The part of an RNA shown here (small-subunit ribosomal RNA, 3' major domain) has 476 nucleotides and comes from Camellia sinensis.
The RNAcentral record of the full RNA draws on SILVA.
Context: one part of a larger RNA
RNA sequence: UGACGAGGACCCGCACAAGUGGUGUAGCAUUUGGUUUAAUUCGAUACAAAGCGAAGAACCUUACUAGUGCUUGACAUGCCGCGAAUCCUCUUGAAUGAGAGGGGUGCCUUUGGGAACGCGAACACAAGUGGUGCAUGGCUGUUGUCAGCUUGUGCCAUAAGGUGUUGGGUUAAGUUCCGCAACGAGCGCAACCCUCGUGUUUAGUUGCCAUCGUUGAGUUUGGAACCCUGAACAGACUGCUGGUGAUAAGUCUGAGGAAGGUGAGGAUGACGUCAAGUCAUGAUGCCCCUUAUGCCCUAGGUGACACACGUGCUACAAUAGCCAAGACAAAGGGUCGUGAUCUCGCGAGGGUGAGCUAACUCCAAAAACCCGUCCUUAGUUUAGAUUGUAGGCUGCAAUUCGCCUGCAUGAAGCCAAAAUCACUAGUAAUCGUCGGUCAGCCAUACGGCGGUGAAUUCAUUCCCGAGCCUUGUACA
Numbered sequence: 001u002g003a004c005g006a007g008g009a010c011c012c013g014c015a016c017a018a019g020u021g022g023u024g025u026a027g028c029a030u031u032u033g034g035u036u037u038a039a040u041u042c043g044a045u046a047c048a049a050a051g052c053g054a055a056g057a058a059c060c061u062u063a064c065u066a067g068u069g070c071u072u073g074a075c076a077u078g079c080c081g082c083g084a085a086u087c088c089u090c091u092u093g094a095a096u097g098a099g100a101g102g103g104g105u106g107c108c109u110u111u112g113g114g115a116a117c118g119c120g121a122a123c124a125c126a127a128g129u130g131g132u133g134c135a136u137g138g139c140u141g142u143u144g145u146c147a148g149c150u151u152g153u154g155c156c157a158u159a160a161g162g163u164g165u166u167g168g169g170u171u172a173a174g175u176u177c178c179g180c181a182a183c184g185a186g187c188g189c190a191a192c193c194c195u196c197g198u199g200u201u202u203a204g205u206u207g208c209c210a211u212c213g214u215u216g217a218g219u220u221u222g223g224a225a226c227c228c229u230g231a232a233c234a235g236a237c238u239g240c241u242g243g244u245g246a247u248a249a250g251u252c253u254g255a256g257g258a259a260g261g262u263g264a265g266g267a268u269g270a271c272g273u274c275a276a277g278u279c280a281u282g283a284u285g286c287c288c289c290u291u292a293u294g295c296c297c298u299a300g301g302u303g304a305c306a307c308a309c310g311u312g313c314u315a316c317a318a319u320a321g322c323c324a325a326g327a328c329a330a331a332g333g334g335u336c337g338u339g340a341u342c343u344c345g346c347g348a349g350g351g352u353g354a355g356c357u358a359a360c361u362c363c364a365a366a367a368a369c370c371c372g373u374c375c376u377u378a379g380u381u382u383a384g385a386u387u388g389u390a391g392g393c394u395g396c397a398a399u400u401c402g403c404c405u406g407c408a409u410g411a412a413g414c415c416a417a418a419a420u421c422a423c424u425a426g427u428a429a430u431c432g433u434c435g436g437u438c439a440g441c442c443a444u445a446c447g448g449c450g451g452u453g454a455a456u457u458c459a460u461u462c463c464c465g466a467g468c469c470u471u472g473u474a475c476a
Stems, first nucleotide, its partner, number of pairs: 001476002003473003007470002010467001012465002015460001019423005025315006032308002034305002042053002064300004069295002073125001077124002080120004087102006107114002128288001130287003136283001138278003141274001143272001148187006154163003167178003193266004198234007208223003237260001240254001242252003303442001321374001323372001326369001332363003337356002342351003382413001387408007429452007
């Protein structure tokens, strides 16, 4: 100087407390461990692995296993020879492939040849999701959006080092004020950026309003006041009042205001830590393999199942459930697409195929909600697992192993021990909706969007984790 301490002082955080809803119980979905297996490919393992890489494993993907094959190779460059290439038919095979036959010549040209493509031979080489993340770059997690981490000159000290950065206040903040052998500066904080919230100006089509008209879609004419959509500005700064404070920084209160003290949310992550993670995104040193640890194909596997953990979904019901009728969003996506309308089907869907390259048209029905009927505390008109059967869709293909529909079946489950998690406001809870990936989909996941919309915070004693000062140390 650090690190550590069931040492001390101060301070902060959904850290506790006060509340709300969960997990832990049941069934299922999914990940992981374990076990099994020919293979169950690989990685990730306290917080910071485990609905993670994977924004989508039937084939492909695919890296694994079994089997059939290839060896200049699926791919690149170089040399030589032959043939343009594409194409058609037959035999064999699970397929890749192997064998045989046919047809057919193009483009450029200095007529030597060349370009592109295919076949063959020998080599240089290709190839490797093989090893090492403890050889690496790059990227990422975490501490932590915590308030810290440093430096120049000066001064102090024999030196390591100290000072500044400590002290008194204050702040979300090393934020800022005052003081001070320090005076400055840098990386962080804040601000600058994006979205939302208010207004003004400007612009009005496909949007808005009025008119005409319709079962409905729409269309004619007019308007720029509203809504909305873009763009440019304004607006919030402790600016103003009062109290408090050291005449400071600030803090408390009030006014005005759409918004008040960081307005709300996001993006943004200092010096470093964990030899943290990744050689399987890609790159890369070294090592290893080279008729195989490379390449092609078929089938299987990654989906196994006594069990254990994690994350979720659906429930156990009356603030509920079934049925009937009625109402109100936002944000997205669409031409190999979205698919209206009509029609067939109980339905999933089938046929038809209008409009839309989209403020025009379609997905599209919002659902919780409101009104009314039935049920009456039951394993039930609860719950929906499981199973049977009949169908539909995608796709060469749905057995291992897809999704959806009808009918039948109707399991566990009556609120959950020890323990444990999230959340402070348009938040939790609850309700639906869209998207990416995608032929289809195992999505209950992930990422958005809006609807309805709470409770509680006495306080910092205690638990956990940070920060700063101080103190002790047999630690470095």